The RNA shown here (transfer RNA) has 74 nucleotides and comes from Auxenochlorella protothecoides.

RNA sequence: GGGCAAAUAGCUCAGUUGGUUAGAGUACACGUCUGAUAAACGUGAGGUCAGGGGUUCAAGUCCCUUUUUGCCCA
Numbered sequence: 001g002g003g004c005a006a007a008u009a010g011c012u013c014a015g016u017u018g019g020u021u022a023g024a025g026u027a028c029a030c031g032u033c034u035g036a037u038a039a040a041c042g043u044g045a046g047g048u049c050a051g052g053g054g055u056u057c058a059a060g061u062c063c064c065u066u067u068u069u070g071c072c073c074a
Stems, first nucleotide, its partner, number of pairs: 001073007010026004019057001028044005050066005
C1' cells in the first nucleotide's frame, strides 16, 4: 500500500431479510433468607447502539465517509 471483518450497559455478547419500550449473562446497589457471610431468590440503576453525513413515514439494522481494533496478501 491492497483486501476482509468487527465497534451495542463496567466486562462478554444477542438483537429475527428496517417496524413501534434496545435486551441477556456477569459485575454493581438495595431487599428477602442467615447468629453473621457466601449461595439462592427478588427489585433497581446503568446505553448519544464508535464519530459525522445520507436514504426512509420509520435506522442498532441499509448507503457513504472518518477513527480504532483484529486477520490475510504484498
Annotation: NCBI's taxonomy places the organism under Eukaryota, Chlorophyta, Chlorellales, Chlorellaceae, Auxenochlorella. The sequence is in RNAcentral, with records from ENA and Rfam. It is recorded under the gene name trnI. Its Rfam family is "tRNA". It is annotated as a transfer RNA. Model confidence (mean pLDDT): 82 of 100.